Molecule: Bacterial RNase P class A
Organism: Egibacteraceae bacterium
RNA sequence: GGAGUCGGCCAGGUGGCCGCGGCAGGGGUGACCCUGUCGAGGAAAGUCCGGACUCCGCAGGGCAGGGCGCUGGGUAACGCCCAGGCGCGGUGACGCGCGGAAAGUGCCACAGAGAGCAGACCGCCAGGGGCCCGCGGCCUCGCGCCGCGGGUACCGGCAAGGGUGAAAGGGUGCGGUAAGAGCGCACCGGCGCCGGCGGUGACGUCGGCGGCCAGGCAAACCCCGCCCGGAGCAAGGCCGAGCAGGUGCGUUGAGGUGGCCCGCUGAGCACCAGGUAGGCCGCACGAGGUCGUCGGCGACGGCGACCCUAGAGAGAUGGCCACCCCCCGCGCACGCGCGGGGACAGAAUCCGGCUUAUCGGCCGGCUCCCCCU
Numbered sequence: 001g002g003a004g005u006c007g008g009c010c011a012g013g014u015g016g017c018c019g020c021g022g023c024a025g026g027g028g029u030g031a032c033c034c035u036g037u038c039g040a041g042g043a044a045a046g047u048c049c050g051g052a053c054u055c056c057g058c059a060g061g062g063c064a065g066g067g068c069g070c071u072g073g074g075u076a077a078c079g080c081c082c083a084g085g086c087g088c089g090g091u092g093a094c095g096c097g098c099g100g101a102a103a104g105u106g107c108c109a110c111a112g113a114g115a116g117c118a119g120a121c122c123g124c125c126a127g128g129g130g131c132c133c134g135c136g137g138c139c140u141c142g143c144g145c146c147g148c149g150g151g152u153a154c155c156g157g158c159a160a161g162g163g164u165g166a167a168a169g170g171g172u173g174c175g176g177u178a179a180g181a182g183c184g185c186a187c188c189g190g191c192g193c194c195g196g197c198g199g200u201g202a203c204g205u206c207g208g209c210g211g212c213c214a215g216g217c218a219a220a221c222c223c224c225g226c227c228c229g230g231a232g233c234a235a236g237g238c239c240g241a242g243c244a245g246g247u248g249c250g251u252u253g254a255g256g257u258g259g260c261c262c263g264c265u266g267a268g269c270a271c272c273a274g275g276u277a278g279g280c281c282g283c284a285c286g287a288g289g290u291c292g293u294c295g296g297c298g299a300c301g302g303c304g305a306c307c308c309u310a311g312a313g314a315g316a317u318g319g320c321c322a323c324c325c326c327c328c329g330c331g332c333a334c335g336c337g338c339g340g341g342g343a344c345a346g347a348a349u350c351c352g353g354c355u356u357a358u359c360g361g362c363c364g365g366c367u368c369c370c371c372c373u
Stems, first nucleotide, its partner, number of pairs: 001369010012324007020039008041344001045355002048353005053232004065228005070084005085098005099223002104221002106217003121162002123158003128155002130152009170188006189213002191210008236281004245272005255265003288307008325342007
């Protein structure tokens, strides 16, 4: 210098004008006005997973159903995170995957003989049976029997080689055989069992034994282990008009009329329970944030100090202008000008994750290649 990999961060800035929502203070009879202050995100999104909280309820066991799945740890919990193990990919940094297919059942397109206690299309085999030919022997002289040699792939044997396929059931060699084959043996590989050592463990490593040679799919059924009661802030709680209902009082005057009396007025009034409209709470101090320190490889945890940071209810957080910043294009009298662009998106009970969207840019760790000293 180039290429790459992993992690973290930013998400235009300042000022002016207009506008919106919450809260506090002030003004106004009131509608409302003024001042101050606060006012979206890294994903507020998808609503996929886990919890807090609330109600129903009391959920102990079993069945059904659903979810998860290497090991150890973190956490309130998780399908998340950290560290490790094994396998695969990559020169590497690094990335991706993860119970059991040797309990059973099922499936494996097309092609192919056969896709699973596998199979025989081409091929190989004349050892056995059959058939044919030749020679020899025997005789009951018949294509009769026996022996030897040769031929023939019909019966039969084989699975080495060819061929099909994503996949055909270890490899190499020697022996063996009619031809062959783990059929036998040696070595290599895999698997299983037993044992030693290391590790908390997944697992690693070493030794022995067994020809055991065993395809893939569990996001097919299933088996094993662990977890799961249901509904959700429109949860739920409190207050509560009007109308209807109940009880009592009232034209022998209830009630109203500024607290009482007089006066005036004249048919309703008071209470009760449930609860509609509506209002309030839930609802913004929390598994909270920042900094420091200690423990831990780390996720994370302990302690201390400091901070308070949206809360609407049809749903506010916006718009315009100027200057600056970043990027792109064009021009250039290279101490500049003109034009364009600055994403994705937007709270609604809250929190922890995952996933998805995102113009442009910054920082750091590490790897590979080339060059220079």